Background: RNAcentral holds the full RNA, with entries from ENA and SILVA. Predicted 3D model of a 527-nucleotide part of an RNA (small-subunit ribosomal RNA, 5' domain) from an uncultured Spirochaetota bacterium. Its Rfam family is "Bacterial small subunit ribosomal RNA". The prediction has a mean pLDDT of 83.
Context: one part of a larger RNA
RNA sequence: ACGAACGCUGGCGGCGCGUCUUAAGCAUGCAAGUCGGGCGAUAACCGGGGGCAACCCUGGGGAAAGCGGCGGACUGGUGAGUAACGCGUGGAUAACCUGCCUUGAGGAUGGGGAUAGCCGUUAGAAAUAGCGGGUAAUACCGAAUAAGCUCGCGACGUGAUGACGAUGCGAGGAAAGGAGCUAAGGCUCCGCCUUGAGAGGGGUCCGCGUCCCAUUAGCUAGUUGGCGGUGUAACUGACCACCAAGGCGAAGAUGGGUAGCCGGCCUGAGAGGGUGAACGGCCACACUGGGACUGAGAUACGGCCCAGACUCCUACGGGAGGCAGCAGCUAAGAAUAUUCCGCAAUGGACGAAAGUCUGACGGAGCGACGCCGCGUGGAUGAGGAAGGCCGAAAGGUUGUAAAAUCCUUUUGCGGAUGAAGAAUAAGGCGGGGAGGGAAUGCCCUGCUGAUGACGCAAGUCCGCGAAUAAGCCCCGGCUAAUUACGUGCCAGCAGCCGCGGUAACACGUAAGGGGCGAGCGUUGUUC
Numbered sequence: 001a002c003g004a005a006c007g008c009u010g011g012c013g014g015c016g017c018g019u020c021u022u023a024a025g026c027a028u029g030c031a032a033g034u035c036g037g038g039c040g041a042u043a044a045c046c047g048g049g050g051g052c053a054a055c056c057c058u059g060g061g062g063a064a065a066g067c068g069g070c071g072g073a074c075u076g077g078u079g080a081g082u083a084a085c086g087c088g089u090g091g092a093u094a095a096c097c098u099g100c101c102u103u104g105a106g107g108a109u110g111g112g113g114a115u116a117g118c119c120g121u122u123a124g125a126a127a128u129a130g131c132g133g134g135u136a137a138u139a140c141c142g143a144a145u146a147a148g149c150u151c152g153c154g155a156c157g158u159g160a161u162g163a164c165g166a167u168g169c170g171a172g173g174a175a176a177g178g179a180g181c182u183a184a185g186g187c188u189c190c191g192c193c194u195u196g197a198g199a200g201g202g203g204u205c206c207g208c209g210u211c212c213c214a215u216u217a218g219c220u221a222g223u224u225g226g227c228g229g230u231g232u233a234a235c236u237g238a239c240c241a242c243c244a245a246g247g248c249g250a251a252g253a254u255g256g257g258u259a260g261c262c263g264g265c266c267u268g269a270g271a272g273g274g275u276g277a278a279c280g281g282c283c284a285c286a287c288u289g290g291g292a293c294u295g296a297g298a299u300a301c302g303g304c305c306c307a308g309a310c311u312c313c314u315a316c317g318g319g320a321g322g323c324a325g326c327a328g329c330u331a332a333g334a335a336u337a338u339u340c341c342g343c344a345a346u347g348g349a350c351g352a353a354a355g356u357c358u359g360a361c362g363g364a365g366c367g368a369c370g371c372c373g374c375g376u377g378g379a380u381g382a383g384g385a386a387g388g389c390c391g392a393a394a395g396g397u398u399g400u401a402a403a404a405u406c407c408u409u410u411u412g413c414g415g416a417u418g419a420a421g422a423a424u425a426a427g428g429c430g431g432g433g434a435g436g437g438a439a440u441g442c443c444c445u446g447c448u449g450a451u452g453a454c455g456c457a458a459g460u461c462c463g464c465g466a467a468u469a470a471g472c473c474c475c476g477g478c479u480a481a482u483u484a485c486g487u488g489c490c491a492g493c494a495g496c497c498g499c500g501g502u503a504a505c506a507c508g509u510a511a512g513g514g515g516c517g518a519g520c521g522u523u524g525u526u527c
Stems, first nucleotide, its partner, number of pairs: 001525002004523005011374006017367002019332001024330003028327003033070003038067002045060006077285003086210008096202003101198007109143001111141002118133006149172006156165003177190005211257003218248003223245004228240003260282004264275004287308005310321004338364001340363003346360001347358004377407004387398004412464006421454001427448007471516005476497003482511005492499002
């Protein structure tokens, strides 16, 4: 010093921290949705008409579900694996990618065929699967147009291999609508397509650094290099065919063991040593192993497929699942918390917005686990009371300690009051501005205008009453603090030296003393 544990004890608050063991297995709930201003349809519900009624026709309304878009690659968890360009640091990329965002340039013409939902129906216990009919789109597919945007050929300038600029010929490839206003001409906003730049994010490569064992000394066949290809966003034996025979190693290859790395943290005068909990960055993993799909981005924790182990359902034909998310359970262990509240704030996803979702987060609960602060009363009070202990029986000591008197009310209990965390959004009323500019809009700006989980909170005031609150370890030396009795190498103590065999300052108890104090000791680990 500690993510500690154990023993004894325990009043309060603030701020932190809390499965270090079994990357063991998990009941239950929640943790990723959102958009009707992309699309078609519809239940409930409210009407109108017809009918004796069942019901039929029709208008509004519009949930669940479905198609489609964006997001599920972020956030959150864990440290199993990894001794590696994994991480750290400094570079390279003329060898690369980049959705949303910012900014610049240009464009959006005209068509087509499907499919889910739906209706009907079949198989099945279910999960689910199939068949027939028919429907929409910002879903899908042609056509048109298109810039050195891409490619081929040609050739120019700068330059460093594939960089930048310029471009003659040829070839190639785009798009989607929705909402508001209208003076019906159009205008505005959100989207769509192509392309340039930026920002932020990533991929790849390299120098240096990065634990132990030589009781591990030789290792290597895609191995090392070349040529040509394949593949990728991109370089490369990354992969393939052919050719050559190389490459690494005592400056430790190869093998084995151990381990996520760092900023940091602990210690120390420093150098150094140890460590990598919490917080932040990077990496890896998501029951075990393998694989790709989609996508700007994954080889994807709460997506898919295959294999395996395990658990569950089953009508035995077949199916379902993955807490190393938040709580919680079992097991293991010396040992580690609530199946809590809220989206009010911050942040994120979607949305034009209102808003919805958010176990991220903000809070509350439990634990002296840690740090810090406060309290358990203050003043006066000697005949040094009583009691205890010691004693040569004079006395000494506990000790101003108590009692007693006066006072205070932190804290506690009861009551009253009570900020800040809320910024603004929609909406309303105004002011100004740009444009050829009527409206809606757009830009700048003022006032107004909802929303608080915590919370019966914090703080403040009043009332009551010393009231509600002290322990733990030690006293032979190291090491601050001693006497008596008991015990008699017994019982026991002990970190080291060592104590105990009849006067034990070392064991046990008491009195006294010392240390620290809501803690104190012990154990473990590090310096």